[in-house]
RNA sequence: GCUCCCAUAGCUUAACGGAUAAAGUACCGCUUUGCGGAAGCGGUGAUGACAGUUCGAUUCUGUCUGGGAGCA
Repeated sequence: GCUCCCAUAGCUUAACGGAUAAAGUACCGCUUUGCGGAAGCGGUGAUGACAGUUCGAUUCUGUCUGGGAGCA
């Protein structure tokens, strides 16, 4: 330099182009306990950036950013 793949809560993963973006874990609060842990209940928190297509985009397209793989 060329080609391909990936990017969603702190982390690990879901979501035919259509409902309020769903769970596990972590964190916070409450219950429980002599105190913790475990367990139960509840809560906070996310679509890499900018454009385009569309009535409607996490999803499709382009560019960029970051990461990975292959070739040279």